Overview: This is a predicted structure of a 72-nucleotide RNA (transfer RNA) from Picocystis salinarum. The sequence is in RNAcentral, with records from ENA. Its Rfam family is "tRNA". Rfam links the family to the GO term triplet codon-amino acid adaptor activity. The coordinates come from a structure-prediction model, not an experiment, and the mean pLDDT is 83.
RNA sequence: GCGCCCGUGGUCUAGUGGUUAUGAUAUCAGUUUCCCAAACUGGCGAUCCGGGUUCGAUUCCCGGCGGGCGCA
Numbered sequence: 001g002c003g004c005c006c007g008u009g010g011u012c013u014a015g016u017g018g019u020u021a022u023g024a025u026a027u028c029a030g031u032u033u034c035c036c037a038a039a040c041u042g043g044c045g046a047u048c049c050g051g052g053u054u055c056g057a058u059u060c061c062c063g064g065c066g067g068g069c070g071c072a
Base pairs, nucleotide, nucleotide: 001071002070003069004068005067006066007065010025011024012023018055027043028042029041030040031039048064049063050062051061052060
């Protein structure tokens, strides 16, 4: 340099155009326990950036940025 794939809470992750954006983990509070851990209940927190298509975009298209793999 060329091609392909990916980018969603602190971390990992689901989401084939309209539903409260899913779950796990972490963290905070509570219950339980002599204490801790575990368990249970609840809270907090996210769509990489810009543009386009559309009544409507996390989803489709284009560009940028970042990451991974292959070729040279």